Transfer RNA from a Minisyncoccota bacterium, 73 nucleotides, folded computationally. Rfam family: tRNA. The organism belongs to Minisyncoccota, within Bacteria.
């Protein structure tokens, strides 16, 4: 240098055919205990890696670059 793959909440990670972004765990807050831990219940938290592009509409196509993983020279 080519070629494939991944970036989504604090972490792990779904979102399969474009149509209003989920789950679990952790952290808070409430019950429950003399008090913690467990359990239960609730609420919150995401400019979907970056800048364009198609589209009425984009996390999803398409291109560009950054980062990280495998692979051939």
């Nucleotide at each position: 240098g080519c070629c494939g793959g991944a970036a989504u909440a604090g972490c792990u990670c779904a979102g399969u055919u474009g149509g209003u972004a989920g789950a679990g765990c952790a952290a808070c807050g409430c019950u429950u205990u003399u008090g913690u831990a467990a359990a239960g219940c609730g609420a919150a938290g995401g400019u979907c890696g970056u800048c364009a592009g198609u589209u009425c509409a984009a996390g999803u196509c398409u291109g560009u670059c950054u980062u990280c993983c495998g692979g051939c020279u």